Transfer RNA from a Nanobdellota archaeon, 73 nucleotides, folded computationally. It matches the Rfam family "tRNA". Rfam's curators write: Transfer RNA (tRNA) molecules are approximately 80 nucleotides in length. Rfam links the family to the GO term triplet codon-amino acid adaptor activity. The family is grouped with related families in Rfam's "tRNA clan". Model confidence (mean pLDDT): 81 of 100.
RNA sequence: GUAGCCGUGGUGUAGCCUGGUAGCACAGAGGACUGUGGAUCCUCUAGCCCGAGUUCAAAUCUCGGCGGUUACC
Numbered sequence: 001g002u003a004g005c006c007g008u009g010g011u012g013u014a015g016c017c018u019g020g021u022a023g024c025a026c027a028g029a030g031g032a033c034u035g036u037g038g039a040u041c042c043u044c045u046a047g048c049c050c051g052a053g054u055u056c057a058a059a060u061c062u063c064g065g066c067g068g069u070u071a072c073c
Stems, first nucleotide, its partner, number of pairs: 001072007010026004020056001028044005049065005
């Protein structure tokens, strides 16, 4: 340089093809329970890499950029 794939709370991921309430697990905070702790249960905190376009509506579609990764050179 060329091509493919990936980018979503603090961490790991689903959702994208087929546009319509951003879900799950772990972690963190508070509470219930407990002689204490753990376990269990309830509640809460926190997220779509950036910009533009299309659309009533974009995590999702289109274009550009950035970053990571793989292959080729």